Small-subunit ribosomal RNA, 5' domain from a candidate division WOR-3 bacterium, 508 nucleotides, folded computationally.
Context: one part of a larger RNA
RNA sequence: GGACUAACGCUGGCGGCGUGUCUUAGACAUGCAAGUCGAACGGACACUCUGUUGUAGCAAUACAGCAGGGUGUUAGUGGCGAACGGGUGAGUAAUACAAAGGUAACUUACCCUGGAGUGGGGCAUAACCUCGCGAAAGCGGGGCUAAUUCCCCAUAUGCUCACGGGACGAAAGUUCUGGGAGGAAAGGCUUCGGUCGCUCCAGGAUAGGCCUUUGGCCCAUCAGCUAGUUGGUAGGGUAAUGGCCUACCAAGGCGAUGACGGGUAGGGGGUGUGAGAGCACGUCCCCCCACAUGGGAACUGAGACACGGUCCCAACUCCUACGGGAGGCAGCAGUCUAGAAAUUUGCGCAAUGGGCGAAAGCCUGACGCAGCGACGCCGCGUGGGGGAUGGAGUCCUUCGGGAUGUAAACCCCUGUUGCUGGGGACGAUGAUGACGGUACCCAGCGAGGAAGCCACGGCUAACUCCGUGCCAGCAGCCGCGGUAAUACGGAGGUGGCGAGCGUUGUCC
Numbered sequence: 001g002g003a004c005u006a007a008c009g010c011u012g013g014c015g016g017c018g019u020g021u022c023u024u025a026g027a028c029a030u031g032c033a034a035g036u037c038g039a040a041c042g043g044a045c046a047c048u049c050u051g052u053u054g055u056a057g058c059a060a061u062a063c064a065g066c067a068g069g070g071u072g073u074u075a076g077u078g079g080c081g082a083a084c085g086g087g088u089g090a091g092u093a094a095u096a097c098a099a100a101g102g103u104a105a106c107u108u109a110c111c112c113u114g115g116a117g118u119g120g121g122g123c124a125u126a127a128c129c130u131c132g133c134g135a136a137a138g139c140g141g142g143g144c145u146a147a148u149u150c151c152c153c154a155u156a157u158g159c160u161c162a163c164g165g166g167a168c169g170a171a172a173g174u175u176c177u178g179g180g181a182g183g184a185a186a187g188g189c190u191u192c193g194g195u196c197g198c199u200c201c202a203g204g205a206u207a208g209g210c211c212u213u214u215g216g217c218c219c220a221u222c223a224g225c226u227a228g229u230u231g232g233u234a235g236g237g238u239a240a241u242g243g244c245c246u247a248c249c250a251a252g253g254c255g256a257u258g259a260c261g262g263g264u265a266g267g268g269g270g271u272g273u274g275a276g277a278g279c280a281c282g283u284c285c286c287c288c289c290a291c292a293u294g295g296g297a298a299c300u301g302a303g304a305c306a307c308g309g310u311c312c313c314a315a316c317u318c319c320u321a322c323g324g325g326a327g328g329c330a331g332c333a334g335u336c337u338a339g340a341a342a343u344u345u346g347c348g349c350a351a352u353g354g355g356c357g358a359a360a361g362c363c364u365g366a367c368g369c370a371g372c373g374a375c376g377c378c379g380c381g382u383g384g385g386g387g388a389u390g391g392a393g394u395c396c397u398u399c400g401g402g403a404u405g406u407a408a409a410c411c412c413c414u415g416u417u418g419c420u421g422g423g424g425a426c427g428a429u430g431a432u433g434a435c436g437g438u439a440c441c442c443a444g445c446g447a448g449g450a451a452g453c454c455a456c457g458g459c460u461a462a463c464u465c466c467g468u469g470c471c472a473g474c475a476g477c478c479g480c481g482g483u484a485a486u487a488c489g490g491a492g493g494u495g496g497c498g499a500g501c502g503u504u505g506u507c508c
Base pairs, nucleotide, nucleotide: 001508002507003506004505006504007503008502009501010500013380014379015378016377017376018375019373020372021338026336027335028334030333031332032331035080036079037078040077041076043074044073045072046071047070048069049068050067051066052065053064054063055062056061087291088290089289097215098214099213100212101211102210103209106208107207111204112203113202114201115200116199117198118197119153120152121151122150128143129142130141131140132139133138159182160181161180163178164177165176166175167174168173187196188195189194217263218262219261224254225253226252229251230250231249232248233247234246235245236244266288267287268286269285270281271280272279273278293314294313295312296311297310316327317326318325319324344370346369347368348367352366353364354363355362356361383413384412385411386410393404394403395402396401417449418445419444420443421442422441423440427435452497453496454495455494456493457478458477459476463492464491465490466489467488473480474479
């Protein structure tokens, strides 16, 4: 000098774009953050229509019962989603990340392409009814019922398994072929045209799993480490390779090219600085990883060992009828605590994107916006021109004067901004705008509402007076202050920067 996720002191007019718990991965009141589908299903409820019966009435009609239809709502079953999106950086020095490869050792719901199919039958169970237990959370027994729930049979282009044969290959294996065994399916809506689904196979796309090589911190005051340890055989397990696991066998494997141990740390794209080499950092944004009160485990599923799922242990908080229960903000706001230190318990799904749905649509603290903070960057303003041998005040003075100083007053203007009034978007191809009566445009008003901070001994740009008297104090270094201090405090003046200016901290 530059840069900060900055903080502190003094000061503070506006706008745009960004950004905002670096400490306590401390604890959390309250609300919201993941639902959706009635065109999968049986009910229930509300409204309504039709038919029929009864009662009242001469009748129209009203009421009640039964049967059927329509519309709406939805607790439950079922499907899809909830593994995305959002947060945090604790752990992790390699099960991570980055770069380049491999997978003939693998998976992939929804989506796309192609091929083949969708036949027959059955048992349940929630809801509901009923009985019971419990303070509650909730639970149990009995009875009925539906489905795109579950099960069985049939069929199989292909698929899987074992076997036989051929081709290729060093082998693992790939591919062709023969007969054998095994395994599928679900319907809904319909204007009857269809459409949305369902099952199997092959390919694609997307997303992942696993493996290999190389690379990137400190300490040797850590020098030896290792028993599933290292390898083999057989088996288990997995989507899949593998000591991943088990049995047996062998005795290996790693290490000064730093094993093992300890400390520190999420990694990268990048960011800061620097002429570069390098050094330091990893905030916002993007990719990957890890975690979800601490620890462990599996279930469901295409996908989790699952932030707003389940179970167990533990700590903590809350409810309790003392028997037993409930909870997890490192989601968005917000609270307490800690701290030098960081925001609203806002608006909207209008846009973009996501989930579900045939659709209408519903949900979405993702997101779009607004609010707060000079926290940062950028832009603008606080007026412009004229105006004296130069007012007043203040300061200095050799008392003559000098400085502040064209500065003010005063005159003439302007209207950025501001205020008032009017119009008023783009973002939204037809409808739909939270932002927002915002941005912007027009008219009017009127210099009116808008300047400070630090420094002035040298480094370093800018000097005098008064006060103080090694005191009070200053200070980045050198050093100032003990009676004329350009170094302390005040004032005038001057210099620098300017809605900021200084100080402190950190990095280059």
It matches the Rfam family "Bacterial small subunit ribosomal RNA". The prediction has a mean pLDDT of 87.